[in-house]
RNA sequence: ACAACGGAGAGUUUGAUCCUGGCUCAGGACGAACGCUGGCGGCGUGCCUAACACAUGCAAGUCAAGGGUAGCAAUACCCUGGCGCACGGGUGAGUAACACGUAGGUAAUCUACCCUUAACCCUGUGAUAACUCUGGGAAACUGGUGAUAAACACAGAUGAGGUCUUGAAAUUCGAGAUCAAAGCUUUAGGGCGGUUAAGGAUGAGCCUGCGUCUGAUUAGCUAGUUGGUGAGAUAAUAGCUCACCAAGGCGACGAUCAGUAGCUGGUCUGAGAGGACGAUCAGCCACACUGGAACUGAGACACGGUCCAGACUCCUACGGGAGGCAGCAGUGAGGAAUAUUGGUCAAUGGGGGAAACCCUGAACCAGCGACGCCGCGUGUAGGAUGAAUGAGCUUUGCUCUGUAAACCGCUGUCGGAGGGGAAGAAAAGCCGGGUUGCCCGGCUGGGACUGUACCCUUAAAGGAAGGAUCGGCUAACUACGUGCCAGCAGCCGCGGUAAUACGUAGGAUCCAAGCGUUGUCCGGAAUUACUGGGUGUAAAGGGUGCGCAGGCGGACUUGUGCGUCAGAGGUUAAAUACCCCGGCUCAACCGGGGAAAUGCCUUUGAAACGGCAGGUCUUGAGUGCGAGAGAGGAUGGUAGAAUUCCUGGUGUAGCGGUGAAAUGCGUAGAUAUCAGGAGGAAUACCAGUGGCGAAGGCGGCCAUCUGGCUCGCAACUGACGCUCAGGCACGAAAGCGUGGGGAGCAAACAGGAUUAGAUACCCUGGUAGUCCACGCCCUAAACGAUGUAUGCUUGGUGUUGGGGGCUUGCCCUCAGUGCCGGAGGUAACCCGUUAAGCAUACCACCUGGGGAGUACGAUCGCAAGGUUGAAACUCAAAGGAAUUGACGGGGGCCCGCACAAGCGGUGGAUCAUGUGGUUUAAUUCGAUGCAACGCGAAGAACCUUACCAGGGCUUGAAGUAUAAAUAGUACAGAGAUGAAAAUCAACGGACCCGUUAAGUCGGAUGUUUAUAGAGGUGCUGCAUGGCUGUCGUCAGCUCGUGCCGUGAGGUGUUGGGUUAAGUCCCGCAACGAGCGCAACCCCUAUCCUUAGUUGCCAGCGGUUAGGCCGGGCACUCUAAGGAGACUGCCUACGCAAGUAGAGAGGAAGGUGGGGAUGACGUCAAGUCAUCAUGGCCCUUACGUCCUGGGCUACACACGUGAUACAAUGGUCGGUACAAUGGGCAAGAAUGCGAAUUCAAGGUAAUCCCCAAAACCGAUCUCAGUUCGGAUUGUAGUCUGCAACCCGACUACAUGAAGCUGGAAUCGCUAGUAAUCGUAGAUCAGCACGCUACGGUGAAUACGUUCCCGGGCCUUGUACACACCGCCCGUCAAGCCAUGGAAGCUGGGGGCGCCCGAAGCCGGCAGAAAUGCCGCCUAAGGCGAACUUAGUGACUGGGGCUAAGUCGUAACAAGGUAGCCGUAUCGGAAGGUGCGGCUGGAUCACCUCCUUU
Repeated sequence: ACAACGGAGAGUUUGAUCCUGGCUCAGGACGAACGCUGGCGGCGUGCCUAACACAUGCAAGUCAAGGGUAGCAAUACCCUGGCGCACGGGUGAGUAACACGUAGGUAAUCUACCCUUAACCCUGUGAUAACUCUGGGAAACUGGUGAUAAACACAGAUGAGGUCUUGAAAUUCGAGAUCAAAGCUUUAGGGCGGUUAAGGAUGAGCCUGCGUCUGAUUAGCUAGUUGGUGAGAUAAUAGCUCACCAAGGCGACGAUCAGUAGCUGGUCUGAGAGGACGAUCAGCCACACUGGAACUGAGACACGGUCCAGACUCCUACGGGAGGCAGCAGUGAGGAAUAUUGGUCAAUGGGGGAAACCCUGAACCAGCGACGCCGCGUGUAGGAUGAAUGAGCUUUGCUCUGUAAACCGCUGUCGGAGGGGAAGAAAAGCCGGGUUGCCCGGCUGGGACUGUACCCUUAAAGGAAGGAUCGGCUAACUACGUGCCAGCAGCCGCGGUAAUACGUAGGAUCCAAGCGUUGUCCGGAAUUACUGGGUGUAAAGGGUGCGCAGGCGGACUUGUGCGUCAGAGGUUAAAUACCCCGGCUCAACCGGGGAAAUGCCUUUGAAACGGCAGGUCUUGAGUGCGAGAGAGGAUGGUAGAAUUCCUGGUGUAGCGGUGAAAUGCGUAGAUAUCAGGAGGAAUACCAGUGGCGAAGGCGGCCAUCUGGCUCGCAACUGACGCUCAGGCACGAAAGCGUGGGGAGCAAACAGGAUUAGAUACCCUGGUAGUCCACGCCCUAAACGAUGUAUGCUUGGUGUUGGGGGCUUGCCCUCAGUGCCGGAGGUAACCCGUUAAGCAUACCACCUGGGGAGUACGAUCGCAAGGUUGAAACUCAAAGGAAUUGACGGGGGCCCGCACAAGCGGUGGAUCAUGUGGUUUAAUUCGAUGCAACGCGAAGAACCUUACCAGGGCUUGAAGUAUAAAUAGUACAGAGAUGAAAAUCAACGGACCCGUUAAGUCGGAUGUUUAUAGAGGUGCUGCAUGGCUGUCGUCAGCUCGUGCCGUGAGGUGUUGGGUUAAGUCCCGCAACGAGCGCAACCCCUAUCCUUAGUUGCCAGCGGUUAGGCCGGGCACUCUAAGGAGACUGCCUACGCAAGUAGAGAGGAAGGUGGGGAUGACGUCAAGUCAUCAUGGCCCUUACGUCCUGGGCUACACACGUGAUACAAUGGUCGGUACAAUGGGCAAGAAUGCGAAUUCAAGGUAAUCCCCAAAACCGAUCUCAGUUCGGAUUGUAGUCUGCAACCCGACUACAUGAAGCUGGAAUCGCUAGUAAUCGUAGAUCAGCACGCUACGGUGAAUACGUUCCCGGGCCUUGUACACACCGCCCGUCAAGCCAUGGAAGCUGGGGGCGCCCGAAGCCGGCAGAAAUGCCGCCUAAGGCGAACUUAGUGACUGGGGCUAAGUCGUAACAAGGUAGCCGUAUCGGAAGGUGCGGCUGGAUCACCUCCUUU
C1' cells in the first nucleotide's frame, strides 16, 4: 500500500392470446476420447477400464575404529554382533466406521535414535561360526566330529535412582526386598559407545461431544448382548477375555437390513445459498496374490520378513522345491483411452558410518503425447491497368473475390549455419590460526541436466494455416445438382422440380495451432423454491371427526442464564483462492508478506425475546344459573291416503301399451265399479337457496332414553389452549354372510318392436336386490372440486333462532344462512367479513403427458376388492382460462317463387342435341354437385383439326440477325412421275440507288449456303398474369383517433324502433371516415322546347290506283335538350325515423317498370387449347406439308330441348293488325314444289326481306282418327373441287311410338306465366340451339309451422384443413420394452452340525532340544431357510407404427345429457340397475328410427 465487484435470456402447445408446464439452446469446466489439421518454446500433466496375470533388470542396506581365518599386502571369505529394513515409494479393493473432519480428554498410556540433568561402567565364567575332518540331496538346502574370539551369552558385586511391601507422617522420612552395564580409541585434555533414573522434544495408542450418502416396497434388532462383582490380559482404560449375578441395551430424532462409497484440505460451477466431484499436490486411514496367525522389535501382526491353508504359475532326477510389480521401467490382456525395459546421485532428502564414503527407480533431470494452460511466429509499408482466373447478376455491361496478387522498398522474431557461453556449488578434504562447542583464512576439487539457458555474427520473405459454421435461436447468402430420393437435425423442423436447412462451388462469419464432435458435472432451472414455488377450475386439501407423541401458544411479575447477543483468548496444518510486492524479456509458472478462514472450544459480560422455575391476573378455554329453536340420534307404539293381491256383488267385450304397433291380460268374465279383507313399503299438502348434524345424512303422529347448539346474566376455575404423523371411531349407494320379509320398483333374463345389425334407447313381463336384525365391506363428482383454528380489513339487501331499546315499525346486538358489490387478490373466470384479501400456528398433498393408480412386495378383507405404490419404454407436448371464427338433429328475430296458394312443365313416347359408358387405327382436348352435360362450339363433308393411317421436308410453312457467295444467276417454268404434297426439268432470261476510267466499289432487294436460332393446341391452372363462374345485388366488410382489457381482442357495427338496404331515427365511450346500399348513367311511361328528310297529313288545292303532287310541320314519329315524383300536401298512429289510407292532385305514388353496375373475401373453383408467361420436355420430330379417314361409331344410362297425344283441336277458304333487325331483291315468266330464268329499285327512316295466333265461314265427331308425324322407298332442288361415310330442302308414297306420363322434380307474382309468330349473329351450304323483337294475355299469395339458402343477436364446443371436423375400443400385421410362469443357473450374508492346519495361550513329561494333550480358529464338508441377479416353453396387458377390419362410445341437447362409485351383462366401443355430482343444453306445445 491493499474496502465492497454482485443476478441478461431465447425457441417450442394455439387461428391468435394470457397462464401453467415440460423439453431444448446460448456459458463455464475436464486426468478425457474421436474426426480433420499441425511451426516453435516455457510450465504442468498422462491406466478413470482388469485390487487382471506378469518375462527381464533394478528399487535397502551399512558398519573393518568389535572379533576371527587366509594372504607380504591390496584384498577376499565367512561368522558373529550393532543400527536400519515399521521410513521413503504404490494403490483405493475393503470400510457408512471414532474410518475421516473438528474440538477436547488421557490423574488410564508408551516412545529407539536426539537434547538437558544426576549417577555409574567392578569381578568372574561359558558357548559357537568361519576353520579341520566327514556325510545326505537333482536342487533348494542340510547333518555329524574337533578347536577358538569378541561391543556374543551368563553369573556375582555395587544401587545415586526406579519398582514393590511395610511403619510413621501436612510436604516428607525410615525399614525391608528387588533391578544395571561393554568396551574401542587418542595428541591422554578428550572423543565415540554402554547402564540406571528424571525431564524435554518427536512420534504413537486409547476415550469422548458434534458433523459425515440413499432406500420404510428394510420396523423391530440384540445372549458377551446391557450392567455389576471378581480374576486374567495389555504400554494403557474397557465384556478386551473368562466365572458368577441381574435383565437389561438400541429404535420413528430411523435401530436392524440392503445398496453405494476411502475421508479431508480442496477442485469445478454458481450473484449467493447451494449442487456435483475427491486425478495430479498435502494430511489421515486401509491394503500388499486370497484367508488365518503369531515371532522379532522402541515401534509391525510387517509391500520387496516368517509359518499354515487355498487358487494360480514355474523347476524337478517325481522323492521334493520356488514365487508374489497396488515400487521404477517394461510385457500380455481389457478398453474409446493414458508414456522410456533412459541419465545421475550434481542438488534436496533418507539409511548406515567417527569420517572418507557406500546405498537410494525417493529425488533431480532427460525422452514420448497439442492432453491442458501460457507466450511467439507464419511477414511489414506502399501498390488500381480496380489485371487475369473463378463466381454471380438486373448480361451493350456491372458486381464480388480485392490492396488481395503481380510489382517495388523494408525488417529478421522462430527455425537453419558459425562463434561465445553462465547460474544452479553450499560443502567435503588438506594446510594454518583461534576455540568448551566451533569459527576464520588459504589451497585442492566436484554438474546428470549440458555446450543447456542466454548473447553475438550471418543468408534469405526465403521453411511455417487450418477447422467449424452461414433457416430461427445465432455472427454469416448466392448458384448449380438432387426431387419425401439421397440425406440433414441440439429444439422447432428442412427435402414431394425454382431447397439461403441435403451435396458441391464461389463468397461470408467465428475461432486459430488449433477447430469441431461425443461424454460427464454445475449453470440457466424460482423445474424441490432456506435465500426462493404452489394446491376453487392448470399437478395438488386427507370423506369426516376425536386424539397420544410432536410443533406452536394470552396478560403482569421475580429468578435463572439453556437458547440468544456482545467482547477477549485458543484453534481453524501447509499448499490452494483473494490483495500487495517481487523473480524468470512478458505470461503461464514461482517466491515473500498480508488479509481471510462464516466452524468448534475456553472465558468475561448483557438479560429484551424464546426456554426453565416461582408468584399473580381474566380477555382465550371451560363450569354454573335462567331461557330458546330444531327432519340431531336410538328404541317402542300408532294413523290415514295410495299401489298390488284375495273374496263376494253389478256388468260386458274388450283392456293395456306406443311415434305407430306387437308381445301381454280377457267370454274359465278381464278393464270399469261397489263392499269386505290381507300384506309390505313410503309418509302428499305444510315445504321454504328454511332447520339440525363433524361428515355420510335426517321429513306422518305419540312416548321413553340421549348428544350437541344458541341467547342472556357475569357467580366459579384460572391458560386448563390451537393443530395433529401414527392410532381410534363414524362413513351414501352398490356388494358379501346368516336368518326373516317381499306390496311397489327393478340389474340379470325372456318376449315384442325399431334397425343394415340393436347383446341398446321404447313396450310387456320378471329374479337377485331394495325393507328388518346381527356381522362385514370402507369406496363416490364422499364437491364449496376451497383442511382446521385465531385476529384484522368499506357496504347494501333478504331470511332463521335469541336478546335489548323506544316513538309499534323502526333501530341496536349475538349466532347462523343466501344474493349483490368496495378495497385488495387472481392467468382469467371469478372470490370479496361464510375470502380465493392481509397475517399467524399446525397438518395433508403436488412437481410434464402416457405407461398407471398398473406390476411386484407388504398389509386389511369371506369374497368383490381396498390401502401403500414403482420402473423399463414412449411423446414434445398434455393442460387451464379467455378471444375470434366455424359448426349444432341449440334458442330468438328477419328475408328470398324458400314453402304455401296458383298456372304451365320435366320425369312416360318419338326425334334433335350434349354427356357418361362402351367400341375404335382414331373416335383430338377441356368443362364434372348447386356453380359440367343445346357448355368452350355465333354453326366438324375438304378446310377447320388439335386425333388416326400412309406419303413427303429438315435453318424448315411464316418471321429476325450476322457472315459468305450470287450471269446463263434471280425470274420463268413447257413437259415427266405421283393420290396430293413434292421431286426432276428443256426453251427463254434480266433489273434499282450512289460512285468509279471501268458491271470498279458500296448499299438495297431476291436467291443459296452456314451459324445464332425458329417452331410445339407438348406437361404443369397446385409456379403465374389476365379474364370468368359462385355465395350474391346478399347487406355486409373495414379504418383513424379515443376508451376498455395483461393480452388475443372488444367498443364503434350491440340495444329500442324502422327499412328493400349497416336505410334512417332515438339511445349509448364513443366521435368520425372509407369500400359496399341508395343516387348519379341507359331504355321505357307523360308533357314542353328546338329541328322537319328519306318521316307525317289535321285543314286548303290538284289527282289516275298509292302523301302521288303543291303545300304544311299542327299530329305520329325521329333525336337533342328540358320539366315531372320529393312521403311535398291531408287524415290517423308514432318522441322521431317512418308506417297506413281505392285520400287529394297527377301520365306516373311511395326504389314507377327494366337494364348496366357485383364491397372485403370464399371455393389451391375454371381456363397454360383465346392471349401472355416462369420452369421442364421434343429438335431429320412432340416441328411442318399433303391424301384419305375420324371427331357423326352404339347394347345402354343421364341432362337440356323440339313435336305430340287432339274438338279451347285438325284441315280448307276468306278478312286484319307489329316491332326489332338485316342487305337484299320487288315484279314478270316456268315448275305441284324446293327452285329456276329475266330483272326495276336499293350503299338504305327513301328500295327489298314482312307475320302468326286472332276473327269470319265450311268440314271432321272421339276413332290410334282428316290426331300424331317418326321411319323407310322413289324422284328431285340448292350450295359447294367434292353431299358415299356425312348437308339442308321439295314432291309422291309409307304412317311407328304416343290417349296427359311412377317415385321424384323445375319455372313463374304482371304486360309476368302461358301462347303466337318475326329477325339476327355464325355461315358457301346446314338451327328443334342461342340472342333479340313484337302480338294475344291470365290465375294466386291465408300466411311463415315446416323443406332449402341467406342475414343479425345469443348459447355450447374436446372443431380451426374449421362437422365432408374431431374421435373411442375390440380384431388383424410389424417392432420394442416389461409383468407372471413348471423350472434351470449363478452370487450374497447369516444360522446349525461335522472336520480342523499353522499359531498364541493352558496342562503334562523332559536337564534341555522337544514331544503329547486341550481351548480357540482359517480353509473344507453337510443341511434347512432367506435374499439377489440372469434365463425359461407358454402367457398377460402396455407402447409405437401415411393411407387394414367392425361398429360410432365421447365433443353440439353428439342425436338416449355427460360423468363418479358399485353390481351385472355384452364382439368392441359400451348398455342397464342403485345412489351421487353439474364440470348439462333447451324451456309455449308437439316432434318414430337412422344419417358413416
A computed fold for a 1492-nucleotide RNA from an Ignavibacteria bacterium, annotated as small-subunit ribosomal RNA. The coordinates come from a structure-prediction model, not an experiment, and the mean pLDDT is 83.